Small-subunit ribosomal RNA, 3' major domain from an uncultured soil bacterium, 471 nucleotides, folded computationally. Model confidence (mean pLDDT): 87 of 100. Rfam family: Bacterial small subunit ribosomal RNA.
Context: one part of a larger RNA
C1' cells in the first nucleotide's frame, strides 16, 4: 500500500424476497466422464470445460486404426545433367494407391550453334510434420464487469515506503454533477457522437389506393393517379427546456403540463489499469526440442456413431386450457441460377412427371402456426403419450451394411407432474405458437435470426451469492 475477517457504516445486482416457467423421475437427441476397442483422433476441466472448436464424421473431412504402396516426395522452389510439347483417349491387372500397354498430337523464339516456357527422369540444396513445449511467445479469446473504477504531471507533507488530489456534506446509473477542502489540473475509463426501434415532415414513385373517376372476363386486373401504406434518403422531435414544491440561495430529487415518446424513451454495438504463468503451438503467425525410406506422402476398409454405467444441455410426453376431423383468418425477417420452382398431371404419402415466371419490392421458397367456427371423444395408460421393431416404400450421392433423413401400414414400450438440490426471467419481458437462415449433395430436438398471442409479482434488503466507497 493491499488483500483478507463467521469487524463496522453506506450502497448496488433477478443477489435474496414475492411471482411465472422449468431442471433432477420417463423415453429420445446431443455432449462429457467412464468403460471397451485395433482404433473408438485431438483439444476443452468450477464460476468462466461438458447441443463447446465442430456454422452440418456414409466416402472425403480425417488428425486415429488396419493392411497396401511410396522415398527429392502430395504441393512449393533454386542449380546440374539428361529425355520429352503440354495435352486428350483407350485396354489389361490390382481392393485402390499404382504399375504396363496403345492410339491421336508434334508449342514459342533463332543468327540453325542454340535458347525459353510446360511436362518426365537421376543428383543436390530447400521440404514436410493437426509431433512436443499456449510455463519460451505473437495474434484472438474467456472471465471479474458494462463493475467504476485505473493513473499521471506539478505542488505540498512525510527521513522514508508513501500520503494528498481520488477523502468529507448531498446527488447520481455512473470519480455523474454540485459544495467544501494544500492542492491545481490531466489522460484512460463514464456519458455523448454510431446503427436500430417509437413520432413527424420534404424528396421519390413499376410496392401501396376504388382514397376519387372510368372500364372489368370482378383479381389494383386495366387505364388513370402519388392523397395514404410502405420503400430509403435527408431534416425536425427530448433538453430536467416549462411550471409547482424539497433541497444549502447549489446540484439534484419528487409531482404535474404539453407531447408519438419523459428524465441516459427501448434494444445494439462499444469492455479503462489488470486479474485468472485462464484458453488457444489443430485457425494462422513463431522460438527451442524432435522427426526425416517417417511422427513425411498415397490409398482402400475400418473407426471419431462401440455400451453394466454416471453427469450436464436439450426435445417429446404424461392430457379435456386437450386429443381428432372439417370449414375459415391475420405475419415478420430471409433466400433463390450446376439455384427457387407456380399453374397443371399421376402417387394414400414421402415424392415423381412437366417446366411458366423469376438475377427477384415484380417470380418462387409459402402453408405461418397457436387463434375462431362446428362436429367426436368424457377421464380411461386411454382416440392421452409417441419410444422400440416387423415390413413396403421415397430422396440425396459413386456408394445408405457397419453408419443418412423421410414416407405408409402394422406394433405399441416408459410415462399419471417428478426426493434432495437446482436454473431462468422485471413487460411486448416470461410462458407459448409457428417462420426463415447460415453449415449443407444429403441430414437439426443444436446455432443464429424474425414475427403471432402474451402474464404474475417486486413489501422490503434481515439472510444467502457477488461487486463498489470509507473506516
Nucleotide at each position: 500500500u493491499g488483500a483478507c475477517g463467521g469487524g463496522g457504516g453506506c450502497c448496488c445486482g433477478c443477489a435474496c424476497a414475492a411471482g411465472c416457467g422449468g431442471u433432477g423421475g420417463a423415453g429420445c437427441a446431443u455432449g462429457u466422464g467412464g468403460u471397451u476397442u485395433a482404433a473408438u483422433u485431438c483439444g476443452a476441466a468450477g464460476c468462466a470445460a461438458c447441443g463447446c472448436g465442430a456454422a452440418g464424421a456414409a466416402c472425403c473431412u480425417u488428425a486415429c486404426c488396419u493392411g497396401g504402396g511410396u522415398u527429392u516426395g502430395a504441393a512449393c522452389u533454386g542449380c546440374a545433367g539428361u529425355g520429352g510439347a503440354a495435352g486428350a483417349c483407350g485396354c489389361c491387372a490390382g481392393a485402390g494407391a499404382u504399375g504396363g500397354c496403345g492410339u491421336c498430337g508434334c508449342c514459342c523464339c533463332u543468327u540453325c550453334g542454340g535458347g525459353g516456357g510446360c511436362c518426365g527422369c537421376u543428383g543436390u540444396g530447400g521440404a514436410g510434420g493437426u509431433g512436443c513445449u499456449g510455463c519460451a511467445u505473437g495474434g484472438c479469446u474467456g472471465u471479474c464487469g458494462u463493475c467504476a473504477g485505473c493513473u499521471c504531471g506539478u505542488g505540498u507533507c512525510g527521513u522514508g515506503a508513501g500520503a494528498u488530489g481520488u477523502u468529507g456534506g448531498g446527488u447520481u446509473a455512473a470519480g455523474u454533477c454540485c459544495c467544501g477542502c494544500a492542492a491545481c489540473g490531466a489522460g484512460c475509463g463514464c456519458a455523448a457522437c454510431c446503427c436500430u426501434u417509437g413520432c413527424u415532415c420534404a424528396u421519390a414513385g413499376u410496392u401501396g389506393c376504388c382514397a376519387g373517376c372510368g372500364g372489368u372476363u370482378c383479381g389494383g386486373c386495366c387505364g388513370g393517379g402519388c392523397a395514404c401504406u410502405c420503400u430509403a434518403u435527408g431534416g425536425g422531435g427530448a433538453c430536467u427546456g416549462c411550471c409547482g414544491g424539497u433541497g444549502a440561495c447549489a446540484a439534484a430529487c419528487c409531482g404535474g403540463a404539453g407531447g408519438a415518446a419523459g428524465g441516459u424513451g427501448g434494444g445494439g454495438a462499444u469492455g479503462a489499469c489488470g486479474u485468472c504463468a485462464a484458453g488457444u503451438c489443430c485457425u494462422c503467425a513463431u522460438g527451442g526440442c524432435c522427426u526425416u525410406u517417417a511422427u513425411g506422402u498415397c490409398c482402400a476398409g475400418g473407426g471419431c456413431u462401440a455400451c453394466a454405467c454416471a453427469c450436464g444441455u436439450g426435445c417429446u410426453a404424461c392430457a379435456a386450457u386437450g386429443g381428432a376431423c372439417g370449414g375459415u383468418a391475420c405475419a415478420a425477417a430471409g433466400a433463390g441460377u450446376u439455384g427457387c420452382g407456380a399453374u397443371c398431371c399421376c402417387g394414400c404419402g414421402a415424392g415423381g412427371g412437366g417446366g411458366a415466371g423469376c438475377c427477384a419490392a415484380u417470380c418462387u421458397c409459402a402453408a405461418a402456426a397457436a387463434g375462431c367456427c362446428g362436429u367426436u371423444c368424457u377421464c380411461a395408460g386411454u382416440u392421452c403419450g409417441g419410444a422400440u421393431u416387423a415390413c413396403a416404400g421415397u430422396c440425396u450421392g459413386c456408394a445408405a451394411c457397419u453408419c443418412g433423413a423421410c414416407u405408409g401400414u402394422a406394433u405399441g414400450a416408459a410415462g399419471c407432474u417428478g426426493g434432495a438440490a437446482u436454473c431462468g426471467c422485471u413487460a411486448g419481458u416470461a410462458a407459448u405458437c409457428g417462420c426463415g437462415g447460415a453449415u449443407c449433395a444429403g441430414c437439426a430436438u443444436g446455432c443464429c435470426g424474425c414475427g403471432g398471442u402474451g402474464a404474475a409479482u417486486a413489501c422490503g434488503u434481515u439472510c444467502c451469492c457477488g461487486g463498489g466507497c470509507c473506516u